This is a predicted structure of a 72-nucleotide RNA (transfer RNA) from a Candidatus Melainabacteria bacterium. The coordinates come from a structure-prediction model, not an experiment, and the mean pLDDT is 85. Rfam family: tRNA. Its family is annotated with triplet codon-amino acid adaptor activity in the Gene Ontology. Rfam classes the family as a transfer RNA.
RNA sequence: GGGCAGUUAGCGCAGUGGUAGCGCACCUCGUUUACACCGAGGGGGUCAUAGGUUCAAAUCCUAUACUGCCCA
Numbered sequence: 001g002g003g004c005a006g007u008u009a010g011c012g013c014a015g016u017g018g019u020a021g022c023g024c025a026c027c028u029c030g031u032u033u034a035c036a037c038c039g040a041g042g043g044g045g046u047c048a049u050a051g052g053u054u055c056a057a058a059u060c061c062u063a064u065a066c067u068g069c070c071c072a
Stems, first nucleotide, its partner, number of pairs: 001071007010024004018055001026042005048064005
């Protein structure tokens, strides 16, 4: 330099055009002498960035950035 894949909550991931979710973690309450476990409830998102298509975009298109793999 070229090709491919990926980027969504603190972490790991799902979601292929119509209300952004799951597990763990975190917070509160209960339980405990206390901690853990357990039960109930709760908070947390510019969906990498910019532009385009569309009534409507995490999702389709383009460019850029970053990460990984392969080729040279």